[in-house]
Bacterial RNase P class A from a Dehalococcoidales bacterium, 348 nucleotides, folded computationally. Its Rfam family is "Bacterial RNase P class A". It is annotated as a ribozyme. Its family is annotated with dimeric ribonuclease P complex, tRNA processing and ribonuclease P activity in the Gene Ontology. The coordinates come from a structure-prediction model, not an experiment, and the mean pLDDT is 77. The organism belongs to Dehalococcoidales, within Bacteria. A source record names the gene rnpB.
RNA sequence: CAAGUAGAUCGGGUGACCGCUCUGACUUCGGUCAGGGAGGAAAGUCCGAGCUCCACCGGGCAGGAUGCUGGGUAAUGCCCAGGAGGGGUGACCCUACGGAAAGUGCCACAGAAACAUACCGCCCCCUCAGGGGUAAGGGUGAAAUGGUGGGGCAAGAGCCCACCAGCGGCCGGGUGACCGGUCGGCUGGGCAAACCCCAUCCGGAGCAAGGCCAAAUAGAGGGACCUAAGGACGCCCGGCCUGUCCUCGGGUUGGCCGCUUGACCCUGGUGGUAACAUCAGGGCUAGACGAAUGGUCACCGCUCCGCCUUACGGAGUACAGAACUCGGCUUACAGGUUUACUUGGCCC
Numbered sequence: 001c002a003a004g005u006a007g008a009u010c011g012g013g014u015g016a017c018c019g020c021u022c023u024g025a026c027u028u029c030g031g032u033c034a035g036g037g038a039g040g041a042a043a044g045u046c047c048g049a050g051c052u053c054c055a056c057c058g059g060g061c062a063g064g065a066u067g068c069u070g071g072g073u074a075a076u077g078c079c080c081a082g083g084a085g086g087g088g089u090g091a092c093c094c095u096a097c098g099g100a101a102a103g104u105g106c107c108a109c110a111g112a113a114a115c116a117u118a119c120c121g122c123c124c125c126c127u128c129a130g131g132g133g134u135a136a137g138g139g140u141g142a143a144a145u146g147g148u149g150g151g152g153c154a155a156g157a158g159c160c161c162a163c164c165a166g167c168g169g170c171c172g173g174g175u176g177a178c179c180g181g182u183c184g185g186c187u188g189g190g191c192a193a194a195c196c197c198c199a200u201c202c203g204g205a206g207c208a209a210g211g212c213c214a215a216a217u218a219g220a221g222g223g224a225c226c227u228a229a230g231g232a233c234g235c236c237c238g239g240c241c242u243g244u245c246c247u248c249g250g251g252u253u254g255g256c257c258g259c260u261u262g263a264c265c266c267u268g269g270u271g272g273u274a275a276c277a278u279c280a281g282g283g284c285u286a287g288a289c290g291a292a293u294g295g296u297c298a299c300c301g302c303u304c305c306g307c308c309u310u311a312c313g314g315a316g317u318a319c320a321g322a323a324c325u326c327g328g329c330u331u332a333c334a335g336g337u338u339u340a341c342u343u344g345g346c347c348c
Stems, first nucleotide, its partner, number of pairs: 001344010012300007020037007039319001043330002046328005051206004063202005068082005083097001084095004098197002103195002105191003119138002121134005146164006165187001167184007210257004219248001221247005229242003264283008301317006
């Protein structure tokens, strides 16, 4: 210098004028003054919580979610650290990564055969026909019964041997996933983001939750229950009315609380590889509801175009916008700043 990998961070600035909203102070009740006023994603509403109401002896079924190990956290499907497998020259990246000898199912086309089979071939018996043994080789396929080499055999074959892959036992290391060594008999197709099995977790609804005040009022509407109580008929049964619940219709559609001090933010110390925890000091940082956070102008910054260049002129200035509040994930994003590292080239 070029190409790249993993993060962090900013995401227009200044001034003037005119507005909007919240809070405080003052007020002659008309206002005046002072201060606060969108984001890194406020988004998608995909996970996890707080909070509120309902339900709740306990357990189960159904349904859903998660799925290597250890840790963090209020909690998580998130984060950190590690293991295994895969990719990259490398920095580094990716993984839905429990179980296929519990059972069921599927494996297109081709192929004899896709899980119990032999098409061609090879070998033996045999005149032929036919019978038997094989799975080396050929052929099909995404996948064909461990791979390579040697021995062996009628031909072959883990039939035997060496190495490798896989499985199991033992020993050692590690909290563990797992790793290393050694021995053994040789070995059982794949798919569980197919059903399923195993383990763990999960009550429901959501701030239009929920509470208070005010206002409003049309029900002989429909259905269910007659268990308890009351009523009329002398008493009983039954039916009816009052009643309880659901539903339909009608009315109101204002105000206040919840509401922003919180698993909060900043700086520093300590513990921890880290996620994170803890301590000390400091800070207060939107709270609307017909839903504020805006508009105009000037200068500067940035991008593009015209121009040989400067100057100048023109156009543009990302994604997007709170609605009870947090922790995550995912997605969108013009342009810029910055840290660590990798590979290649050149110079000293």

Of the family's consensus pairs, 92% are formed in the model.